[in-house]
Predicted 3D model of a 353-nucleotide part of an RNA (large-subunit ribosomal RNA, domain IV) from Cetobacterium sp.
It matches the Rfam family "Bacterial large subunit ribosomal RNA". Gene Ontology terms of the family: ribosome and structural constituent of ribosome.
Context: one part of a larger RNA
RNA sequence: CACUUCCUAAGGAACUUUGCAAUUUAGCCCCGUAACUUCGGGAGAAGGGGUGCCACGCGUAGGUGAGAUUGUACAAAUUAAGCCGAACGUGGUUGCAAUAAAGUGGCUCUAGCGACUGUUUACCAAAAACACAGGACUCUGCGAACACGCAAGUGGACGUAUAGGGUCUGACGCCUGCCCGGUGCUGGAAGGUUAACCGGAGGAGUUAGCCGCAAGGCGACGCUUUGAAGGGAAGCCCCAGUAAACGGCGGCCGUAACUAUAACGGUCCUAAGGUAGCGAAAUUCCUUGUCGGGUAAGUUCCGACCUGCAUGAAUGGCGUAACGACUGGAGCGCUGUCUCGGGAAGUGACUCA
Numbered sequence: 001c002a003c004u005u006c007c008u009a010a011g012g013a014a015c016u017u018u019g020c021a022a023u024u025u026a027g028c029c030c031c032g033u034a035a036c037u038u039c040g041g042g043a044g045a046a047g048g049g050g051u052g053c054c055a056c057g058c059g060u061a062g063g064u065g066a067g068a069u070u071g072u073a074c075a076a077a078u079u080a081a082g083c084c085g086a087a088c089g090u091g092g093u094u095g096c097a098a099u100a101a102a103g104u105g106g107c108u109c110u111a112g113c114g115a116c117u118g119u120u121u122a123c124c125a126a127a128a129a130c131a132c133a134g135g136a137c138u139c140u141g142c143g144a145a146c147a148c149g150c151a152a153g154u155g156g157a158c159g160u161a162u163a164g165g166g167u168c169u170g171a172c173g174c175c176u177g178c179c180c181g182g183u184g185c186u187g188g189a190a191g192g193u194u195a196a197c198c199g200g201a202g203g204a205g206u207u208a209g210c211c212g213c214a215a216g217g218c219g220a221c222g223c224u225u226u227g228a229a230g231g232g233a234a235g236c237c238c239c240a241g242u243a244a245a246c247g248g249c250g251g252c253c254g255u256a257a258c259u260a261u262a263a264c265g266g267u268c269c270u271a272a273g274g275u276a277g278c279g280a281a282a283u284u285c286c287u288u289g290u291c292g293g294g295u296a297a298g299u300u301c302c303g304a305c306c307u308g309c310a311u312g313a314a315u316g317g318c319g320u321a322a323c324g325a326c327u328g329g330a331g332c333g334c335u336g337u338c339u340c341g342g343g344a345a346g347u348g349a350c351u352c353a
Base pairs, nucleotide, nucleotide: 001348002347003346004345005344006343007342008341010339011338014337019334027051028050029049030048031047036041038171052093053092054091055090056089057088062084063083064082067079068078069077070076094098106332107331108330109329110328111327112326113324114323118130119129134169135168136167137166138165139164140163146155147154148153172319173318174317175316177249178248179247182246183245184242185241186240187239188238191237192236193235197231198230202226203225204224205223206222209218210217211216250268251267252266253265254264277311278308289305290304291303292302293301
């Protein structure tokens, strides 16, 4: 000097991103216990008091109960040795200290998120993430939908719509607004478009034959090849429905007898222009917004305001008792976290061998 452990005057969070860490608290008995609440809780709330041993009341209260007696000799009743054995009261007594060691909650207030118990990144994340009961939409009539498999077959299920699959939301309370133009899904079938295929107008090749002195020309049947019109499903176009489907939810100008503001009016655009709530928020750039509270002093925190850069309703909105090794803020207690150090023990380091 490093590590592990212990103690520390006065102060007591001044430390620090943060009371991280370490203290404090602690068992049992008694008293006492708020807001809020889903009436269960909250609650061991908080906050107080007691605690060893001895003597006496007292081997008391109580428990158990051999034996004996009575008895209709069953049942039961009476009596009762022995054993076990509190609680409380009064007095005394030791120590610094009596849950004397070990083991053994610090507490409260306030906000955010998630209802809760659970689950998770084996080995840097335990959470506000996942799950959850509950809610909703949708598919599925049973050889179900769906999934695995080339198939046979199997799961679903030896189940049958109060069942099973998929998706979203996430207890509970109050609620869940407007838009179907786009995309998706469902339904429709008149018209347009439309494949294979059907069809076969027409064209081409070949040549028996015919014509020609020849070169060559014409050319039936057959075969080969090409091929127009026309017919031809779903789909798409089209017509509707559907948002707890994917999603979306405006701008400018003017106006009231102080000013300011605009209940009101005008105009443009849109499928429709954000309703109830909440709001500088886990969302607010400007921003340490402004006001209030707490502090001597507060970029955090709490309560408001609303100018929402860029909130908003099952991509759920807003509340919410209880719960949380979650995350902010505040206080009490307590402390070597600190002012600011000091001391002790052990193990290393170091020296010698």
Description:
Model confidence (mean pLDDT): 88 of 100. RNAcentral holds the full RNA, with entries from ENA.